[in-house]
């Protein structure tokens, strides 16, 4: 220098191909219940405008372009 892939709650992932109106699940966190107490179980709740910007569209996590960070391969 060239190519491919990845980036979504505190953490790990799904959703992207096929755009659709509260972005899902587990663990964790907070409160309650239970217990002498803790843990486990059960109930409820909070937390992500989806790496950044622009474009297309009635509408973008998902399409297009640029940029940032990371991984791998080629030279």
């Nucleotide at each position: 220098g060239g190519a491919u892939c990845c980036a979504u709650a505190g953490c790990a992932u799904a959703g992207c191909c096929u755009g659709g109106u509260c972005a899902a699940u587990g663990c964790g966190c907070u409160g309650g219940u239970c217990u002498u107490a803790u843990a486990a179980g059960c109930c409820a709740g909070a937390u992500a405008u989806c790496g950044g910007g622009a474009g297309u569209u009635c509408g973008a996590a998902g399409c297009u372009c640029c940029c940032u960070g990371g991984a791998u391969c080629c030279a």

Transfer RNA from Promethearchaeum syntrophicum, 75 nucleotides, folded computationally. Rfam family: tRNA. RNAcentral holds the sequence, with entries from ENA and GtRNAdb. The coordinates come from a structure-prediction model, not an experiment, and the mean pLDDT is 81.